[in-house]
């Protein structure tokens, strides 16, 4: 410069959530340690300071109107906002999701220090621009 990320497949993809050793004979699982990674609790400074309302933490999974006679962690409509869509990045579309759980009346920030967790699910839309990648010629 041209082309090309199509289909089939999983060696892929969301997640911190993997990865070595050592036992349990072995695989699986479990228990144990270490590494990496992810979160938390905790001083000086700073910030904050009252009164009610309890409030904090993990995770995208939260907030706001109106309605169910009235209250709730309930339902129901709508809005906002966030998270996912398979090479990236930004823009539009549409599509799906917004759970669950943990401290226990406590937690701002935070050096040293201290504690948890390494689950679970999935087979992934189109389009415009831009990267990057690969492959051809020079």
């Nucleotide at each position: 410069a041209c082309g090309u990320u199509g289909a089939c497949c999983c060696u892929g993809c969301c997640g911190a959530a993997u990865c070595c050793c050592g036992g349990c004979g072995c695989c699986c699982g479990c228990c144990g340690g270490g590494a990496a990674c992810g979160g938390g609790g905790g001083a000086c400074c700073c910030a904050c300071u009252c009164c009610c309302u309890g409030g904090g933490g993990u995770g995208c999974a939260u907030c706001c109107u109106u309605c169910c006679g009235g209250g709730c962690u309930g339902g129901a409509a709508g809005g906002a906002c966030g998270g996912c869509g398979a090479c990236u990045u930004c823009c539009g579309a549409c599509g799906c999701c917004g759970a669950a759980c943990c401290c226990g009346u406590c937690a701002g920030c935070u050096a040293a220090c201290c504690c948890c967790g390494u689950a679970g699910g999935c087979g992934u839309u189109c389009g415009g621009a831009g990267g990057a990648g690969c492959g051809u010629u020079g």
This is a predicted structure of a 138-nucleotide RNA (c-di-AMP riboswitch aptamer (ydaO/yuaA leader)) from an uncultured Dehalococcoidia bacterium. Its mean pLDDT, the model's own confidence on a scale to 100, is 76. It was read from a public genome assembly, where an Rfam model found it. The model forms 88% of the base pairs in the Rfam consensus. It matches the Rfam family "c-di-AMP riboswitch aptamer (ydaO/yuaA leader)". Its family is annotated with cyclic-di-AMP binding and regulation of gene expression in the Gene Ontology. Rfam describes the family as follows. This family represents a conserved RNA structure found upstream of the ydaO and yuaA genes in Bacillus subtilis and related genes in other bacteria. The ydaO/yuaA element is thought to act as a genetic 'off' switch for the ydaO and yuaA genes in its native state.